Predicted 3D model of a 424-nucleotide RNA (Bacterial RNase P class A) from a Caulobacterales bacterium. Its Rfam family is "Bacterial RNase P class A". Rfam classes the family as a ribozyme. Gene Ontology terms of the family: dimeric ribonuclease P complex, ribonuclease P activity and tRNA processing. A source record names the gene rnpB.

């Protein structure tokens, strides 16, 4: 210094005007409303987005419903081991397995002899396997070489023919083999000797597998004397087995107040007089001219008509709707140091108050100077420095609120650990 590798912070900075928005104060002189209090407008102070506010995937608080306990199916998630925690499918520290020279990384990491299924492509064969090309052809078959015995023919001493076992050789039909090729992610252990017709765990030895008495270690899980004797391919992010967890919906949860208008119950009233008649011993009721009165036919006088026990008037209560108030900001908070811990994190202590709208604020213009990026120019081998100029700030926004996963995301900065050079 330069190459990896983890890991932590930050996410734009000053300033000036103008506005939004929630508290709290203060005022009614103005302007709106209102008897008033006072409420909006107004004026002053204060607070006013994120590490992810996202995605809604997981775990919890809150709420209302459901629920006597316990098992048992079903559903869905998880699945090494110990620890953390309010709890996790989240951390943390270990184990086993993979990658990497390391630092590190990555792993849904339980069961393949409970049962099923699958296993492209190529290959012959893909799971009680299977023989393409090859080696063998010991055994059996063929045919050929020859031939004791035996059979025949002659000129019978002897030739010559013919030929069964037994010998040689061919063939590569039966067959025997899984060494060697060949395909394949994978072909039923590997390497070397022995054996054989050729071969193979057939046999040996190492290595690998299994199973292991003992040792360590809380546990996963290391380490290992011995013994077996080659079998038992992969896949559960196929179906399953096995073991653990899980009741349901959600702040549009849910609480309180609570109109106008429609329905609901109950209670009251239905104008004054009154010719005349009914029914009744009567009290009493029931019909019922006429006249005054009221309403209706758009108003006003007049005239006439209709209503006055009718979907009729009026009050009291009750549930609901609009619409308001709360849930709703001091809590698994947030920040310092300190004790326990390897670590996540727990434990006491002291300080701080840190958005709460409800269709939704949290902005907008200027100005400065930093970054980033792009351009000229001057110097330099060059890497870079200097000096000018344009452009101009990543992802992305609370909506009950916590822990956590996971995506996004310019750019700065700040440590650990590895590995190679170089000084010293």
């Nucleotide at each position: 210094u330069c190459a990896g590798u983890c890991g932590g912070u930050u996410g734009g900075g000053c300033g000036a005007c103008c506005g939004c928005u929630c508290g709290c104060a203060c005022a009614c002189c103005g302007g709106c409303c209102g008897a008033a209090a006072g409420g909006c407008u107004g004026u002053g102070c204060g607070g006013g987005a994120g590490g992810a506010a996202a995605g809604u995937c997981c775990g919890g608080g809150c709420u209302c419903c459901a629920c006597a306990u316990g098992a048992a199916c079903a559903u869905g998630a998880c699945g090494g081991c110990g620890g953390g925690u309010a709890a996790c499918g989240c951390c943390c520290g270990c184990c086993c397995g993979g990658g990497g020279a390391a630092a590190c990384c990555c792993g849904a990491g339980g069961g393949a002899u409970a049962g099923c299924g699958c296993c492209a492509c190529a290959g012959a064969g893909a799971a009680c396997a299977g023989u393409c090309c090859g080696c063998c052809g010991a055994u059996g078959g063929u045919c050929c070489c020859g031939c004791a015995a035996g059979g025949g023919a002659c000129a019978c001493a002897g030739u010559c023919c013919u030929g069964c076992a037994g010998g040689g050789g061919a063939c590569a039909c039966a067959g025997g083999c899984a060494a060697g090729g060949g395909u394949g992610a994978a072909a039923c252990g590997g390497u070397g000797g022995g054996g054989u017709a050729a071969a193979a765990g057939c046999c040996c030895a190492c290595c690998g597998c299994g199973c292991g008495a003992c040792c360590c270690g809380c546990a996963a899980g290391g380490g290992a004397a011995g013994c077996g004797g080659c079998a038992c391919g992969g896949c559960a992010a196929g179906c399953c087995c096995c073991g653990u967890c899980a009741g349901g919906a959600g702040c549009a949860a849910g609480a309180c107040c609570g109109a106008a208008u429609a329905g609901g119950a109950c209670c009251g009233c239905c104008g004054g007089u009154g010719c005349g008649g009914c029914u009744g011993c009567a009290a009493a009721g029931c019909c019922a001219a006429g006249c005054c009165a009221g309403c209706c036919c758009g108003u006003u006088c007049a005239u006439g008509g209709g209503c006055u026990u009718g979907a009729g008037c009026g009050g009291u209560c009750g549930g609901g709707u609009a619409g308001g108030u709360u849930g709703c900001g001091a809590g698994a908070a947030c920040c310092g140091g300190g004790c326990a811990g390897c670590a996540a994190u727990g434990c006491a202590c002291g300080g701080u108050c840190c958005a709460g709208a409800g269709g939704a604020a949290u902005g907008g213009u200027c100005g400065c100077a930093c970054a980033c990026g792009c351009c000229c120019g001057u110097u330099g081998c060059g890497a870079g420095a200097c000096g000018g100029g344009c452009c101009g700030g990543a992802c992305a926004a609370a909506a009950c609120c916590c822990g956590g996963c996971u995506u996004a995301u310019a750019g700065a900065c700040c440590g650990g650990c590895u590995g190679a050079c170089g000084c010293u």